[in-house]
RNA sequence: UGAGUGUGCCGGAUGAUCGCAGGUGCAAGUGCCGAAAGGCCGCAUCUGAGGAAAGUCCGAGCUCCACAGGGCAAGGUGCUGGGUAAUCCCCAGUGGAGGCGACUCCAAGGAUAGUGCCACAGAAACAUACCGCCGAUGGCGGAUUAUUCCGCACAGGUAAGGGUGGAAAGGUGAGGUAAGAGCUCACCAGCGGUCAGGUGACUGGCCGGCUCGGUAAACCCCACCUGGAGCAAGACCGAAUAGGGAAGCGAUGGAGCGGCCCGUUCCGCUUCCGGGUUAGGUCGCUAGAGGUGUCAGGUAACUGGCAUCCCAGAUAGAUGAUCAUCGCUCCGCAAGGAGUACAGAACUCGGCUUACAGGCACACUCAUGUG
Numbered sequence: 001u002g003a004g005u006g007u008g009c010c011g012g013a014u015g016a017u018c019g020c021a022g023g024u025g026c027a028a029g030u031g032c033c034g035a036a037a038g039g040c041c042g043c044a045u046c047u048g049a050g051g052a053a054a055g056u057c058c059g060a061g062c063u064c065c066a067c068a069g070g071g072c073a074a075g076g077u078g079c080u081g082g083g084u085a086a087u088c089c090c091c092a093g094u095g096g097a098g099g100c101g102a103c104u105c106c107a108a109g110g111a112u113a114g115u116g117c118c119a120c121a122g123a124a125a126c127a128u129a130c131c132g133c134c135g136a137u138g139g140c141g142g143a144u145u146a147u148u149c150c151g152c153a154c155a156g157g158u159a160a161g162g163g164u165g166g167a168a169a170g171g172u173g174a175g176g177u178a179a180g181a182g183c184u185c186a187c188c189a190g191c192g193g194u195c196a197g198g199u200g201a202c203u204g205g206c207c208g209g210c211u212c213g214g215u216a217a218a219c220c221c222c223a224c225c226u227g228g229a230g231c232a233a234g235a236c237c238g239a240a241u242a243g244g245g246a247a248g249c250g251a252u253g254g255a256g257c258g259g260c261c262c263g264u265u266c267c268g269c270u271u272c273c274g275g276g277u278u279a280g281g282u283c284g285c286u287a288g289a290g291g292u293g294u295c296a297g298g299u300a301a302c303u304g305g306c307a308u309c310c311c312a313g314a315u316a317g318a319u320g321a322u323c324a325u326c327g328c329u330c331c332g333c334a335a336g337g338a339g340u341a342c343a344g345a346a347c348u349c350g351g352c353u354u355a356c357a358g359g360c361a362c363a364c365u366c367a368u369g370u371g
Stems, first nucleotide, its partner, number of pairs: 001367010012326007020048007029041001031040003050342001054353002057351005062230004069262004074226005079093005094108001095106004109221002114219002116215003130162002132158003139152005170188006189211001191208007234283004244273006253267004290309008327340005
């Protein structure tokens, strides 16, 4: 200098004028709206969209179902340890895959509990012999003085070589054999035993018969976890109405819970027809598993102490408009010109995933050059 990897942050600023919504304080009255509950109107001051507010993929807080019990079924997670309110999340490791590397990714328990499946090709896919290689004694033929040699076929041996395939009874090499084979040996992988290290996943040493497909992202088994519904949850206030009608079950019953059983609680419950309210009002609704700074512990995620701060609560839905100056990016010698990303809260929080013009900082890796 260039190319990368990882982490964190910003993503417009300032001033003026005008306009919205909420909080707090003051003020105000036979005011305005409304049937009521309740709301509005003045002055001052303060505050007012995000890193993803998006997706609705997860987890919780909170509310209700009576108090939310036990089991089955169903669903979720799946290497080990730690973190957290909790999680399919985060951190650190182990094993594996990719990359020269910094680093990144993994649907990472069990195939010896059982049941399935492995198309096509190939002789054969848990079980073999298609092509091959060998083939003694004996049989047939030929050569030969004899001995012996050559060829052919059979019984038989073989799984090293070739073919098919994703995969064919561990791999490479040597010895050995009629030809071969862990048959033997060396190294390696796997499996079993043992010792050591580690909380553990696992790792390493030694010994050994030699070798006992794949698939659970198939059903399943094992371990752990799980009541249900959801802010349109739910609570209160006001107004109105028909305490209406019919049918069914009825204590050996009905109802309560996503399904079933047990247990338990209550005494009624279910269906249909008809009537009233139905754009009423207030709460829930923002002080928090909160933010910021600092110290201590911890490899880290994170935890604790101290100090300090209050940073939207809308409800046909506010958080804006205009002007000026500056910032940043690109083009241009300059003057100047053009542009300025993704995108808007709706009970709240913690994650994950996706989108994003451009900029800043730190650490690390590789390549090249110079000292």
The RNA shown here (Bacterial RNase P class A) has 371 nucleotides and comes from Peptococcaceae bacterium UBA3937. It matches the Rfam family "Bacterial RNase P class A". It is annotated as a ribozyme.